Transfer RNA from Styloperla sp. YZD-2015, 71 nucleotides, folded computationally. It matches the Rfam family "tRNA". Rfam's curators write: Transfer RNA (tRNA) molecules are approximately 80 nucleotides in length. Gene Ontology term of the family: triplet codon-amino acid adaptor activity. By type it is a transfer RNA. The prediction has a mean pLDDT of 81. Taxonomically the source falls in Styloperla (Eukaryota, Protostomia, Mandibulata, Dicondylia). The RNAcentral record of the sequence draws on ENA.

RNA sequence: AGUUAAUUAGCUUAUUGAUAAAGCUCAUGUUUUGAAAACAUAGGACAGAAGUUUAAUUCUUCUAUUAACUU
Numbered sequence: 001a002g003u004u005a006a007u008u009a010g011c012u013u014a015u016u017g018a019u020a021a022a023g024c025u026c027a028u029g030u031u032u033u034g035a036a037a038a039c040a041u042a043g044g045a046c047a048g049a050a051g052u053u054u055a056a057u058u059c060u061u062c063u064a065u066u067a068a069c070u071u
Base pairs, nucleotide, nucleotide: 001070002069003068004067005066006065007064010024011023012022013021018054027041028040029039030038047063048062049061050060051059
């Protein structure tokens, strides 16, 4: 210098155009002398910007970061 892939909640993973889904963690409550465990409830996210589309996490382009390969 070039090529390819990835970026979704605090962490680990889904979602191939039509209201974004789970596990763990965290919070509250029940239970307990207290704690843990268990049960119930609730909150929290599509890397950033533009474009196409009635509608974009999804398709296209650019930027940023990470990883791999070639030189």